[in-house]
RNA sequence: GCGGAUGUAGCUCAAUGGCAGAGCACCGCACUGUGGCUGCGGUGGUUGCGGGUUCGACCCCCGUCGUCCGCCCCA
Numbered sequence: 001g002c003g004g005a006u007g008u009a010g011c012u013c014a015a016u017g018g019c020a021g022a023g024c025a026c027c028g029c030a031c032u033g034u035g036g037c038u039g040c041g042g043u044g045g046u047u048g049c050g051g052g053u054u055c056g057a058c059c060c061c062c063g064u065c066g067u068c069c070g071c072c073c074c075a
Stems, first nucleotide, its partner, number of pairs: 001071007010024004018055001026042005048064005
């Protein structure tokens, strides 16, 4: 340099173009002598960034950045 994959909550991951969610973690309450387990509730989001299409975009298109993989060139 070329091609492909990937980016969503603190972590791991979902979401058919139509309300952005789950598990774990965190906080509170119940339970318990304390802790843990268990149960209930809660906090937490610029869906990497910029633009476009659309009534409507995490999803489609273009550009760009990061990460990973493969290939090519030079040494």
Transfer RNA from an uncultured Anaerolineae bacterium, 75 nucleotides, folded computationally.
It matches the Rfam family "tRNA". Its family is annotated with triplet codon-amino acid adaptor activity in the Gene Ontology. Rfam classes the family as a transfer RNA.
It was read from a public genome assembly.